Background: A computed fold for a 72-nucleotide RNA from a Candidatus Aenigmatarchaeota archaeon, annotated as transfer RNA. RNAcentral holds the sequence, with entries from ENA and MGnify. Rfam family: tRNA. Rfam classes the family as a transfer RNA.

RNA sequence: GGGCCGGUGGUCUAAUGGUAGGACGCUGCCCUUACGAGGCAGAGGUUCCAGGUUCGAGUCCUGGCCGGCCCA
Numbered sequence: 001g002g003g004c005c006g007g008u009g010g011u012c013u014a015a016u017g018g019u020a021g022g023a024c025g026c027u028g029c030c031c032u033u034a035c036g037a038g039g040c041a042g043a044g045g046u047u048c049c050a051g052g053u054u055c056g057a058g059u060c061c062u063g064g065c066c067g068g069c070c071c072a
Stems, first nucleotide, its partner, number of pairs: 001071007010024004018055001026042005048064005
């Protein structure tokens, strides 16, 4: 330098172009003598960045950044 794949709450991971969901973790309450475990509820995401297409973009298109793999 070229090709391919990926980037979504603190972490991991879903999401046919149509309200961004789940698990773990965190907070509160219940339960317990107490702590695990268990039950209920809650907070926490401008979906890597900038444009474009569209009534509507995490998703499609272009460029960039970062990471991984392969080729030279």

Model confidence (mean pLDDT): 81 of 100.